[in-house]
RNA sequence: GCCUCCCUAGCUCAGUGGUAGAGCAGCGCACUUGUAAUGCGCAGGUCAUCCGUUCAAUCCGGAUGGGGGGCUCCA
Numbered sequence: 001g002c003c004u005c006c007c008u009a010g011c012u013c014a015g016u017g018g019u020a021g022a023g024c025a026g027c028g029c030a031c032u033u034g035u036a037a038u039g040c041g042c043a044g045g046u047c048a049u050c051c052g053u054u055c056a057a058u059c060c061g062g063a064u065g066g067g068g069g070g071c072u073c074c075a
Stems, first nucleotide, its partner, number of pairs: 001071007010024004018055001026042005048064005
């Protein structure tokens, strides 16, 4: 330098045009002599950034940034 994949909650990941969810972690309550476990509930998101397409974008297109994998050249 080229190709390819990924970027969504604190972490691991779903969701792939119609206003975003799970598990774990956190907090509260119940249960317990107490803790753990378990059950119920709560909170947590500018969907990497910008521009575009569309009535409508996490989802489609482009650019930028970050990360993973592969290939090649030079030294």